[in-house]
Context: one part of a larger RNA
RNA sequence: GAUUGAACUCAUCCUUGGCCUGCUUAACACAUGCAAGUCAAAUAGGAAGUGGUGUUUCCAGUGGAGGAUGGGUGAGUAACGCGUAAGAACCUACCCUUGGUAGGGGAACAACAGGUGGAAACAGCUGCUAAUACCCCAUAGGAUGAGGAGUAAAAGGAGGAAUCUUCCCGAGGAGGGGCUUGUGUCUGAUUAGAUAGUUGGUGAGGAAAUAGCUUACCAAGCCAGUGAGCAGUAGCUGGUUCGAGAGGAUGAUCAGCCACACUGGGACUGAGACACGGCCCAGACUUCUAUGAGAGGUAGUAGUGGGGAACUUUCUGCAAUGCACAAAAGCCUGACGAAGCAAUGUCGUGUGGAGGUAGAAGGCCCACUGGUCGUGAAUUUCUUUUCCCGGAGAAGAAUAAAUGAUGAUAUCUGGGGAAUAAGCCUCAGCUAACUCUAUGCCAGCAGCCGCGGUAAGACAAAGGAUGCAAGCGUUAUCU
Repeated sequence: GAUUGAACUCAUCCUUGGCCUGCUUAACACAUGCAAGUCAAAUAGGAAGUGGUGUUUCCAGUGGAGGAUGGGUGAGUAACGCGUAAGAACCUACCCUUGGUAGGGGAACAACAGGUGGAAACAGCUGCUAAUACCCCAUAGGAUGAGGAGUAAAAGGAGGAAUCUUCCCGAGGAGGGGCUUGUGUCUGAUUAGAUAGUUGGUGAGGAAAUAGCUUACCAAGCCAGUGAGCAGUAGCUGGUUCGAGAGGAUGAUCAGCCACACUGGGACUGAGACACGGCCCAGACUUCUAUGAGAGGUAGUAGUGGGGAACUUUCUGCAAUGCACAAAAGCCUGACGAAGCAAUGUCGUGUGGAGGUAGAAGGCCCACUGGUCGUGAAUUUCUUUUCCCGGAGAAGAAUAAAUGAUGAUAUCUGGGGAAUAAGCCUCAGCUAACUCUAUGCCAGCAGCCGCGGUAAGACAAAGGAUGCAAGCGUUAUCU
């Protein structure tokens, strides 16, 4: 000099301008609201409404697909975790292409009704009932099997109809995921040996798949000075930043991957989880209790306490984009779109322009003639970015029409008046910028060298000057 997710001092808070960014610390504890709902065109039933029927509307339950995405955090991890380049023994819901099928029958369980226990959470009992829920039979250019025998699928719904849609079995694809390998990936030897499922084989089991993945037996291997094992530290990368480069530092925002979801463990369901807003067990903590028993998990979004030098609103809308469900209308969405707060950063605009010497008053200096602040002000004239008061008013909406949170915003336009808008640091040298007064090794300054003990260009104030400027300086930080 340049850098920053910065903080603090003073100052600004004019345009509340555009675009970003905003708990780096306690992966500390959390009151309250919201953040994953949806489908009645799968389904029996209940309710609302009506004088009644029909149409209609709503829904606790069964059922379906979704909840494994989106969003957050970086604790752990030195590892096939990540980056890069390859590989073979695999799986894949929704989606696309393509070939074929949906015949016949049955038994239940919720809801509901009745009744029981419990403070509650909730749990049992008896009886009834539907389905795209469940089961059986039949069928199969597929799977398994050396061969033979054998095993093994389905569901309907809407519509007056045409037809649309759904389900089942194959084959292929796309996208996604699991696995293996080469290579790269911080520090310490004042850490030198480490390892028994350890290294390999055979049999068996297991898995979607390869595999000591597991197990029995057999062999004694395997790793290590090219640093094993151990200890410390750390999410990795694209990138960011400094540098002419080599290289150093770093890993906020955005994007990819990984890991985690109060702490530890476990499986269930499912195409997919060992599952942030699912389940079970144990623990700590909070909370409720009728002491028998229960409830909870903000590292989602706002917000609170605490910690800290330090970081925002308990706002608005689903109009757009995207996701889930639905035949669709639609519904849901703290994703997202927007607004609010903060000069945190960056970019841009302004705080007026032109004329104006009696070089006024006043301040400061002085050799007392004067010099300087200084065309600066006053004053004359011009303009209105901005500001104030009115009027019009979007695009973003994809469409035949309707549909805009932002937003009476942006933008355009009429009127008014220089009106509403400058500070901070420094001035001995490095380093651009000097005098006076006061102080007297005191008070103080200071990045380094060093200033101050009676004429201090270095302290403090004043006048003047330099630098940068809505900021300036200090501290921290890397190069």